Bacterial RNase P class A from a Lachnospiraceae bacterium, 361 nucleotides, folded computationally. It matches the Rfam family "Bacterial RNase P class A". Rfam links the family to the GO terms tRNA processing, dimeric ribonuclease P complex and ribonuclease P activity. Rfam classes the family as a ribozyme. The source organism's lineage runs through Bacteria, Bacillota, Clostridia, Lachnospirales and Lachnospiraceae.
RNA sequence: UGAGCCGGACAAGUGGUCGCGGCUGCAGAAACGAAAGGCUGCAGGUGAGGAAAGUCCGGGCUUCAAAGGGCAGGAUGCCGGAUAACGUCCGGUGGAGGUGACUCCGAGGAUAGUGCAACAGAAAUAAACCGCCGUUUUUACGGUAAGGGUGGAAAGGCAGUGUAAGAGACUACCGCCUGGCUGGUAACAGACAGGGCUCUGUAAACCCCAUCCGAAGCAAGACCGAGCAGAAGGCAUAAGGCGGCCCGUCUGCCUUCGGGUAGGUCGCUUGAGCCUGGUGGCAACAUCAGGUCUAGAUAGAUGAUCACUCGUUCGUACAAAGUACGUCUGACAUAACCCGGCUUAUCGUCCGACUCAGUCG
Numbered sequence: 001u002g003a004g005c006c007g008g009a010c011a012a013g014u015g016g017u018c019g020c021g022g023c024u025g026c027a028g029a030a031a032c033g034a035a036a037g038g039c040u041g042c043a044g045g046u047g048a049g050g051a052a053a054g055u056c057c058g059g060g061c062u063u064c065a066a067a068g069g070g071c072a073g074g075a076u077g078c079c080g081g082a083u084a085a086c087g088u089c090c091g092g093u094g095g096a097g098g099u100g101a102c103u104c105c106g107a108g109g110a111u112a113g114u115g116c117a118a119c120a121g122a123a124a125u126a127a128a129c130c131g132c133c134g135u136u137u138u139u140a141c142g143g144u145a146a147g148g149g150u151g152g153a154a155a156g157g158c159a160g161u162g163u164a165a166g167a168g169a170c171u172a173c174c175g176c177c178u179g180g181c182u183g184g185u186a187a188c189a190g191a192c193a194g195g196g197c198u199c200u201g202u203a204a205a206c207c208c209c210a211u212c213c214g215a216a217g218c219a220a221g222a223c224c225g226a227g228c229a230g231a232a233g234g235c236a237u238a239a240g241g242c243g244g245c246c247c248g249u250c251u252g253c254c255u256u257c258g259g260g261u262a263g264g265u266c267g268c269u270u271g272a273g274c275c276u277g278g279u280g281g282c283a284a285c286a287u288c289a290g291g292u293c294u295a296g297a298u299a300g301a302u303g304a305u306c307a308c309u310c311g312u313u314c315g316u317a318c319a320a321a322g323u324a325c326g327u328c329u330g331a332c333a334u335a336a337c338c339c340g341g342c343u344u345a346u347c348g349u350c351c352g353a354c355u356c357a358g359u360c361g
Stems, first nucleotide, its partner, number of pairs: 001357004006352005012309007020047002023044006032037001049332001053343002056341005061217004073213005078092005093107001094105004108208002113206002115202003129148002131144005156174002159171003175197001176195004181190003221266004230257006239251004273292008310330002314326005
């Protein structure tokens, strides 16, 4: 210098004008409401994110349910640790990819049982199509899994011995299985001895095994509570309705109770919080000290515009670098109970660690 790999930070800035939601203060209107509350104006201060998103996991919180156990259903699945918890994270093991930094992996069980394995191929758990060898005049019969061909997969691989030709038939090495040993908390690794080798794949197919899971969600839920139903008591018994009259009954007013609706308040933002530093730990993380308070709407505010600066695209001018002017443009996205994660979207800018290649010293 070029190419790459991993991690972190930011998410245009400053000011003016107009506007919107909370909060505080002051002033006003008594035109809304039974009340609580709401309304108007002014001033001050405050007002989205790294993902606020998808709502895919986990937890807090709330209501309901619940002795214990089981069935069904769902999730997870190498080992150790972290954590409130997790399907997350950290550190390892094993496997795969890359020269490397590094990245990726649902990574238990296929002699519990069942299913499936297209096409090709002679044959798919079962072997003789070609080839090789023997017998034989040809045909044909027998032996053979070393070689060819098909396939994702063809009876462990490879070399030798052996043989008519061959074959774990036998031998060495590698692999596999079994056994104990050594190291490691463990996954696992290593070396040793034995077994000639019986065991096709597929469990993000059913299934089996182990572990975990009660249900619904802030429109959860708690409190206050008109009007209107309804209930009880009292008053009036005047008037009216039930085709005329009598009885009866209904309609009235007041008080009390009243499930719940409209409406309101709380839940609501001080929390597994954030920032800085120390200590322990490889790390995730834990702990200590100091500092700090940072939106709470309810159909949902957080916007618009102007100027300058910054960045981007294109053009012109100056020989080039670069500068000036003009022009275009400013990612993804928008809180709704709160946290921890995952996944997905994202214009660009900056910082740090590391790798490979080239050049120079």